[in-house]
Source information:
The RNA shown here (small-subunit ribosomal RNA) has 1491 nucleotides and comes from an uncultured Bacillota bacterium. Its Rfam family is "Bacterial small subunit ribosomal RNA". Rfam links the family to the GO terms ribosome and structural constituent of ribosome.
RNA sequence: AGAGUUUGAUCCUGGCUCAGGACGAACGCUGGCGGCGUGCUUAACACAUGCAAGUCGAGCGAAGCUGUCUUGUAACUUCGGUUACGGGGCAGACUUAGCGGCGGACGGGUGAGUAACACGUGGGUAACUUGCCUGGAAGACCGGGAUAACAGCUCGAAAGGGCUGCUAAUACUGGAUAAAGUAAGGAAGUGGAUGCUUUCUUACCAAAGCGUUUAGCGCUUCUGGAUGGGCCCGCGUCCCAUUAGCUAGUUGGUAGGGUAAAGGCCUACCAAGGCGACGAUGGGUAGCCGGUCUGAGAGGAUGGUCGGCCACACUGGGACUGAGACACGGCCCAGACUCCUACGGGAGGCAGCAGUGGGGAAUAUUGCGCAAUGGGCGAAAGCCUGACGCAGCGACGCCGCGUGGGUGAUGAAGGCCUUCGGGUUGUAAAGCCCUGUCAGGGGGGAAGAAGUUGACGGUACCCCCAGAGGAAGCCCCGGCUAACUACGUGCCAGCAGCCGCGGUAAGACGUAGGGGGCGAGCGUUGUCCGGAAUUACUGGGCGUAAAGGGCGCGCAGGCGGCUCAACAAGUCAGUGGUGAAAGCCCUCGGCUUAACUGAGGAAUUGCCAUUGAAACUGUUGAGCUUGAGUGCAGGAGAGGAGAGCGGAAUUCCCGGUGUAGCGGUGAAAUGCGUAGAUAUCGGGAGGAACACCAGUGGCGAAGGCGGCUCUCUGGCCUGUUACUGACGCUGAGGCGCGAAAGCUAGGGGAGCGAACAGGAUUAGAUACCCUGGUAGUCCUAGCCGUAAACGCUGGGUACUAGGUGUAGGUGGCGUUAAAGUCAUCUGUGCCGCAGCUAACGCAUUAAGUACCCCGCCUGGGGACUACGGUCGCAAGGCUGAAACUCAAAGGAAUUGACGGGGGCCCGCACAAGCGGUGGAGCAUGUGGUUUAAUUCGAAGCAACGCGAAGAACCUUACCAGGGCUUGACAUCUACCUGACGACCUGUGGAAACACGGGUUUUCCUUCGGGACGGGUAGACAGGUGGUGCAUGGCUGUCGUCAGCUCGUGUCGUGAGAUGUUGGGUUAAGUCCCGCAACGAGCGCAACCCCUGUCCUUAGUUGCCAGCACGUAAUGGUGGGCACUCUAAGGAGACUGCCGGUGACAAACCGGAGGAAGGUGGGGAUGACGUCAAGUCAUCAUGCCCCUUAUGUCCUGGGCUACACACGUGCUACAAUGGCCGGUACAACGGGUUGCGAAGCCGCGAGGCCGAGCUAAUCCCUUAAAGCCGGUCCCAGUUCGGAUUGCAGGCUGCAAUUCGCCUGCAUGAAGGUGGAAUCGCUAGUAAUCGCGGAUCAGAAUGUCGUGGUGAAUGCGUUCCCGGGCCUUGUACACACCGCCCGUCACACCACGAAAGUCGGCAACACCCGAAGCCGGUGGGCCAACCCCAUUUAGGGGAGGCAGCCGUCGAAGGUGGGGCCGGCGAUUGGGGUGAAGUCGUAACAAGGUAGCC
Repeated sequence: AGAGUUUGAUCCUGGCUCAGGACGAACGCUGGCGGCGUGCUUAACACAUGCAAGUCGAGCGAAGCUGUCUUGUAACUUCGGUUACGGGGCAGACUUAGCGGCGGACGGGUGAGUAACACGUGGGUAACUUGCCUGGAAGACCGGGAUAACAGCUCGAAAGGGCUGCUAAUACUGGAUAAAGUAAGGAAGUGGAUGCUUUCUUACCAAAGCGUUUAGCGCUUCUGGAUGGGCCCGCGUCCCAUUAGCUAGUUGGUAGGGUAAAGGCCUACCAAGGCGACGAUGGGUAGCCGGUCUGAGAGGAUGGUCGGCCACACUGGGACUGAGACACGGCCCAGACUCCUACGGGAGGCAGCAGUGGGGAAUAUUGCGCAAUGGGCGAAAGCCUGACGCAGCGACGCCGCGUGGGUGAUGAAGGCCUUCGGGUUGUAAAGCCCUGUCAGGGGGGAAGAAGUUGACGGUACCCCCAGAGGAAGCCCCGGCUAACUACGUGCCAGCAGCCGCGGUAAGACGUAGGGGGCGAGCGUUGUCCGGAAUUACUGGGCGUAAAGGGCGCGCAGGCGGCUCAACAAGUCAGUGGUGAAAGCCCUCGGCUUAACUGAGGAAUUGCCAUUGAAACUGUUGAGCUUGAGUGCAGGAGAGGAGAGCGGAAUUCCCGGUGUAGCGGUGAAAUGCGUAGAUAUCGGGAGGAACACCAGUGGCGAAGGCGGCUCUCUGGCCUGUUACUGACGCUGAGGCGCGAAAGCUAGGGGAGCGAACAGGAUUAGAUACCCUGGUAGUCCUAGCCGUAAACGCUGGGUACUAGGUGUAGGUGGCGUUAAAGUCAUCUGUGCCGCAGCUAACGCAUUAAGUACCCCGCCUGGGGACUACGGUCGCAAGGCUGAAACUCAAAGGAAUUGACGGGGGCCCGCACAAGCGGUGGAGCAUGUGGUUUAAUUCGAAGCAACGCGAAGAACCUUACCAGGGCUUGACAUCUACCUGACGACCUGUGGAAACACGGGUUUUCCUUCGGGACGGGUAGACAGGUGGUGCAUGGCUGUCGUCAGCUCGUGUCGUGAGAUGUUGGGUUAAGUCCCGCAACGAGCGCAACCCCUGUCCUUAGUUGCCAGCACGUAAUGGUGGGCACUCUAAGGAGACUGCCGGUGACAAACCGGAGGAAGGUGGGGAUGACGUCAAGUCAUCAUGCCCCUUAUGUCCUGGGCUACACACGUGCUACAAUGGCCGGUACAACGGGUUGCGAAGCCGCGAGGCCGAGCUAAUCCCUUAAAGCCGGUCCCAGUUCGGAUUGCAGGCUGCAAUUCGCCUGCAUGAAGGUGGAAUCGCUAGUAAUCGCGGAUCAGAAUGUCGUGGUGAAUGCGUUCCCGGGCCUUGUACACACCGCCCGUCACACCACGAAAGUCGGCAACACCCGAAGCCGGUGGGCCAACCCCAUUUAGGGGAGGCAGCCGUCGAAGGUGGGGCCGGCGAUUGGGGUGAAGUCGUAACAAGGUAGCC
């Protein structure tokens, strides 16, 4: 620091996801040791049991205990005494229930509540307090009456009381004293101040004793200090505006009350204020901070342990005591809950430490000790202390250590993989040599304590001993991301953080081997920060990706020109205070190290105070003119409002002329018209809109504005520089304007025209088209307030090259006036540089460079939705979510492909022709069906007379049956054997095969054996079994179409482009020209073969002109090679020549010559690629499968089936013909297992015989159509030959299933073929025969060959296919694409809903506990006072109880508010496998689309 993921690829936008760190964690697997930390995040749920706050006898009485002295009784006695039970005194620094004092307000727990002066920070208190501690000043004198304990009686189950009697104090209380204090009054000083200090007068108010009795500890009053606390203030402190208004003690004042203390804190009266967009009020959530985690930082998140503060203590309320509480282990009341009960009443509060139940994914011992630190009490010893110190449990976290080290190659065995060679595990192991950490055993043994005191603890630590022994797992290995193979599985099982893997060769699932990472841990889950510049202060955006408000005016707010002066709020600098400690960081130190910890420093970016500076901002004052505005002089304009006027056209009405149609469409029909339409002429009515001018012209803020005239009116521009003197810009809310449609009321209504009706179209057509037609469109008044309200571009100011149009002004030059030209201002367009941009593009009218202000955006869908609010008459508008779901949705550009887009151009593509197919019969192939089997493959073109150039057996792969199992075939090893084979032959059998008989019978040798053959056993063979979607090779097709690419350069961020596009031309990317391209390759063409002309060479088997011989005749013979021919080489054709066109090019057109002319004709030759095209059955081959069978052999059958359907052919339907007779002319080929002559036989197929020929020699071999002659006479025929019968022939082991041919007989359909469809452009189509391959035999197929030999082509509109350029695209599996909505089904979340259940906070009223406060009198009362007194007594002061009142918790009643749960039914939404209906969108998407 980035990476993956949208696409065919690219750039951008944008979301999702990952790699990092952290945790009070949990879960899974695993687990050796130690140190230091840490451990109910949930139910502030309920709690059994024990402990957690007591202490002081030096405050007091009393009781007890012990000791001692004494005494009584009894027992025992060794007569000294002892023991037991009593009484009394004394002593004790022995115990303690009670009174009394201090402490239980600290310490410990928890985070429910709280959005608040609660917390943080900094101040204030002249408005306060502070027990214990400490400094100072002064004092403690004289009295009094009670009451617990105790005793007695008594009530109660208990808890607890009641009455009577006694007693003490450092308990209570009267008086004295009064420095000081308090209150009132006065004086002086001081301060900013309502204070303070000093002083005078009057009034009032204190005390306690104990004791080791010379110590010391206490007590009272006052005043300082220290510490702690109260109260007040500035600033900071979460989310929601779908919470916008809140407030009655409310805001202030006066007086009083209350408090330690200011204050509406409380009360009475008076006034009407106070808070709020700088977010009041309400709702939700939450203890706050130091810090912690993360981050480069800024920030974000968090507040567990530790520390500070706050709040709470079962829930709610209340006060008492006290220095301090409204009090966790105190009290009272109410409530809920639990427990006890004798039913009458009582008791309780673990959010203290342990522990229990419960909840939960989840969180520990009912431990030891007060030894240390700290706290309470005490004079102290000491007591108490679940604070604390320790230990226990948990890998919960951090840190440290170990599980061994060295050597060891035959690279052992085993495992795994393998191309079978090997590789890997791997120096790893074993083996050998060592060491001793931890754990284990034994011994010693601390510090922590100043002092005798150590829970931890026989711990840390040290020494010795034995022995490699007791100690390794977890996750991952497709990319991100480090690490790969095999097997299993077969869209199954499963994985998955994202992209995505799995449908038979899975590096992604499972297992194994191997590897990678970390390591006593490793993974997973959850949460936070980061990456995320993905909320952007640092540090983003808004033309098209999400995003500029429809437009203006304008309050608040924000921002603001030039000069001078002052101030010092912002700003900057210095100093001081504070910013607790801990933590972080640095340095040093202590535990063996580290974690941990001690000390010092730094830091703590902040706040406050103070001193200073004055540039900038600000404030105040004084000025200026350039921003802004005003005046004056001109100018243009569909700017707005109102009133009036005009002509053209449509329609309607009236009249005339006139007659059969009009109208409408792709074509029609509905409609109108003989009751006279349309057409045409004249007259009239009415409404709406204003042709030409008219212009990317003008005006307006936008919406928008268009005939003419008048009235009223807004804005703009130019010139001038007279006036004001910053008066400015923007603008949340607010106010106004705002197309069309729509709404209300009233008018109006010609044309047009939603809805609607009819006619067409169509599968349908609730549409497009046509005929009608109502709202509406128009006017007046009022609503609505939205648009793709768009330049998809907010407003303002300044700056930054130009060029060229256009509109309106002004000035200069020029002119008589013009025209023209130059300059300038304003508006409006186009082009273009820099710059910007993802690109497209923008570019002085910015999307450039900057500043100011406003609005808006933050993935797609859900959703321009729901709920709520608000506006509206309604329609609806504005505001505006969430659940859920997806891994994208998007922008621009690129290359293709496609288009019922465009342009150009080709092709038997159409057209023009000729002949066919489709109808018939037959042949053949296919589908289907059938079958035991009808083997398999081929499937639009590009499967179907295809593989098959030839299925009776064989072939043969299929079926039935019968056999074989190292096999029909190959190689090797071991053993046995010497044959095997051939010939003859027997039995069974369909054969294969099985069992036999006879004859014949190896080679080499060093004699060991080897070669060869057979047998047995084992390795293995074999498979036309599967996969052509695992493959090679070969092939088809687009297509013999003209294309497909590369190098370098250039352009582009890039995919890519350029070249290859353009202008011509060609059959051609063929060539020429141009050009940021220049070249090159594969294709095209040419080179190759055949053919067409000529030449040369050669001359047998070919040929025969001339010469000779010969024959009935024939190159038959001699001879010859001239000719034909044969087969080798060459020539020839190149737009070379001429004319024209063209651009002086390429080329085209015409012509000459020539056998041939513009590629002469034909063939071979098939670019990059496409179709997962075809073939595993030609062959080869990976993997899988079979192995007495899916192999192999044999016999028979089948591939030849037959209701049908299709393809390809043959033969026909006849007279351009059939039949009969005669007669002529080829070429290509083939032949020894062959072709087979002549001759003879047969009607014939053929047979007999067998010459010649290994072929220019012989044979196949008579070519046929043709020509000549005859016959038939238009008919199911002398056409046609299917079918069938009989008789034969041939091949073959064998023609029954199932061959071919011949003869005789038979003589079917068929009379030229529907829709549709095929071939062909010249020696072609058509027509005629001939030959070959395969082959024993078996072509109508196929491959060749020659004979005869046409017609037509205007042309490129259309159909099909193709090429190039261009355009659009939402397609890229590429239009056989993509994709929308309803409906049906399933699931999910949400809204509405009669209602129902619950929660929260208020309000009104009722009731009103405890308690404080106030009142009250007729109850009661020790101290003090008065009176009286022998005592009892009476009165007063004061107090208690009672009662009354205010306030008041819980409770009750009531109507509302807010929030939530459930809810029959209902609404839309989302998601789902290949459902249904249509075809809306993307191409002109077939009616351009959209708002």